[in-house]
RNA sequence: UCUUAUCGAGAGUGGCUGAGGGUAGGGCCCGAUGAAGCCACAGCAACCAUUUUGAGCCUUUGCUCGGAAUCGGUGCUAACUCCCGCCCGGUCUCCGGGACAGAUAAGA
Numbered sequence: 001u002c003u004u005a006u007c008g009a010g011a012g013u014g015g016c017u018g019a020g021g022g023u024a025g026g027g028c029c030c031g032a033u034g035a036a037g038c039c040a041c042a043g044c045a046a047c048c049a050u051u052u053u054g055a056g057c058c059u060u061u062g063c064u065c066g067g068a069a070u071c072g073g074u075g076c077u078a079a080c081u082c083c084c085g086c087c088c089g090g091u092c093u094c095c096g097g098g099a100c101a102g103a104u105a106a107g108a
Base pairs, nucleotide, nucleotide: 001108002107003106004105005104006103007102012041013040014039015038016037020030021029022028025084026083027082042077043076044075047073048072049070050069051068052067053066054065055064056063057062081101086098087097088096089095090094
């Protein structure tokens, strides 16, 4: 960089340090009652992995669609991916759908 899938749920304390952070812009927020970062421990989740289980297909190996669990590999632990921008629709201060962009995982 490309492909595929998901993104309305969930889950924080302590130590070091000390002013920024929420990707950019516009908003709106968070922050000296401590931002970002690093470390320790804890937790969430179930993409991969492992174990197990139900259904279907197959002669078998196995494949497909689901469920459950967790000493593993990642990820995550303010706000819908915080909201909007572009397009479409509607009962049009608003609501809904989609695109772009982004994040994460697996693969190339």
Molecule: SAM riboswitch aptamer (S box leader)
Organism: soil metagenome